[in-house]
Molecule: Bacterial RNase P class A
Organism: Pseudodesulfovibrio sp.
RNA sequence: GGAGUUGGACAGACUGUCGCUGCGAUCUUUUGAUCGGAGAGGAAAGUCCGGGCUCCAUAGGGCAGGACGCUGGGUAACUCCCAGGGGGAGCGAUCCCCGUCAAGUGCAACAGAGAGUAGACCGCCUCCGGGGUUCGCCCCGGCGGUAAGGCUGAAAGGGUGGGGUAAGAGCCCACCAGCUGUCGUAGCGAUGCGGCAGGCUAGGUGAACUCCGUCAGGAGCAAGACCAAAUAGGGUAGCGUUAAGGUCGGCCCGGGCCAGCUACCGGGUAGGUUGCUUGAGGCGGCUGGUAACAGUCGUCCUAGAUGAAUGACAGUCACCCUCGCAAGAGGGAUACAAGACCCGGCUUAUCGACCGGCUCCAAAU
Numbered sequence: 001g002g003a004g005u006u007g008g009a010c011a012g013a014c015u016g017u018c019g020c021u022g023c024g025a026u027c028u029u030u031u032g033a034u035c036g037g038a039g040a041g042g043a044a045a046g047u048c049c050g051g052g053c054u055c056c057a058u059a060g061g062g063c064a065g066g067a068c069g070c071u072g073g074g075u076a077a078c079u080c081c082c083a084g085g086g087g088g089a090g091c092g093a094u095c096c097c098c099g100u101c102a103a104g105u106g107c108a109a110c111a112g113a114g115a116g117u118a119g120a121c122c123g124c125c126u127c128c129g130g131g132g133u134u135c136g137c138c139c140c141g142g143c144g145g146u147a148a149g150g151c152u153g154a155a156a157g158g159g160u161g162g163g164g165u166a167a168g169a170g171c172c173c174a175c176c177a178g179c180u181g182u183c184g185u186a187g188c189g190a191u192g193c194g195g196c197a198g199g200c201u202a203g204g205u206g207a208a209c210u211c212c213g214u215c216a217g218g219a220g221c222a223a224g225a226c227c228a229a230a231u232a233g234g235g236u237a238g239c240g241u242u243a244a245g246g247u248c249g250g251c252c253c254g255g256g257c258c259a260g261c262u263a264c265c266g267g268g269u270a271g272g273u274u275g276c277u278u279g280a281g282g283c284g285g286c287u288g289g290u291a292a293c294a295g296u297c298g299u300c301c302u303a304g305a306u307g308a309a310u311g312a313c314a315g316u317c318a319c320c321c322u323c324g325c326a327a328g329a330g331g332g333a334u335a336c337a338a339g340a341c342c343c344g345g346c347u348u349a350u351c352g353a354c355c356g357g358c359u360c361c362a363a364a365u
Stems, first nucleotide, its partner, number of pairs: 001361008010352001012317007020039002023036005041336001045347002048345005053220004066215004070084005085098005099211001104209002106205002121150002123146003127142006158176006177201002179198008224274004234265006245258004281300008319332005
C1' cells in the first nucleotide's frame, strides 16, 4: 500500500424569521395574550422473546396444547449475553450449527436392475441342452449362484491388503476409520487422551410424528382506580283528595295494587382525572471477575401527548464531485424512519463518514 474480518461511536453544526404541543410566571370573568424554559430513535419499527406493573381466586395438583434443548456462568428474566466443548466452511482473522433417527412410525423429484427386511441390467461362476472348433476353447439358450468389477444417482449398505472360493462375500485374518460397552486419566462439566472387549458397520431427515428433559396460571394501560352529564330504566319515601285512567269483584260502595306526580338514592354510558414517567436509569472513577457482570463512591435529570405536537424557509460552516498551481468558482447529496405504561433483548431497514483490534498478500528499512 492492497484485500478482508470484527467491535465501538455518530446520524450534520450555528444564527435568524414564521409556526406547533405541554409546563412555569404575570395579566385576564372565560376565551386568550406576553415572557421564560422544554420538546423522538439507534432502530422509537416488527410485536418475535423475557420481565416489571395491574386485575382475575398471591395461582396449588393434573390433562390437553405450547415453547425451549451441548456444558458452566451472568441476569429481575430470557429463545439474550459471556466463557468453554464438539462438528462444519475458510490459507487465516473469523463465521455457521448443536438432545434423541442405535425405541417405534413416516417421508425423499429425476435417473436407475436396485433407495433401506437392498438390488441380478451388464459382467463373473457351476450345471444342463444345442452348435462350432486350429481340440486351447468359443458362440447361443436355460435352471441357479454371486455384490469383487461396470452402469444410474446427491447418496448403492465401512476402506486397503491377504487368505478363502466354482465365482464371490466380515465368510476368516491384519491394519485403518466409525459405533457400542467398559476401565484408567485430565476437567466442576460438556468433553479430551489412552487401554481393553465386541465383526457391531447401524445411510439422510426431529423448522416430520414421536420419545426424553426443562419451563410457564389467564388477560392486558382499551390493565386498573377515582369523579361523574343528558336520555332511558331501577330502588325508597310521600301524594294519589271532591270528578276523572287500568285492574281485583256478577254489580255498587269502600278498600288494595298498578299507572301518574314530587323528592331523594344507587349502578352505569358520554366526558374528565389518575395510572404517567426517578428508572433492574445515564455518565465517570475505583475494587472484584478471563469475560458477561457485580459492588461502591461521585455526579446528572433528559418527551409525557390522547386523533395525538416536535415543522418550514433563508444564510454561514462542514461533507462529496468537477475545474484551478493557489486563492477560489460551479454543482450535488443529506438515509432509514418517528414516542403512546416502562424496561432488557433479538430481528429487520438505513445516505454518508469516523475510531480501534486482528488476519492474509506485496514491497521497503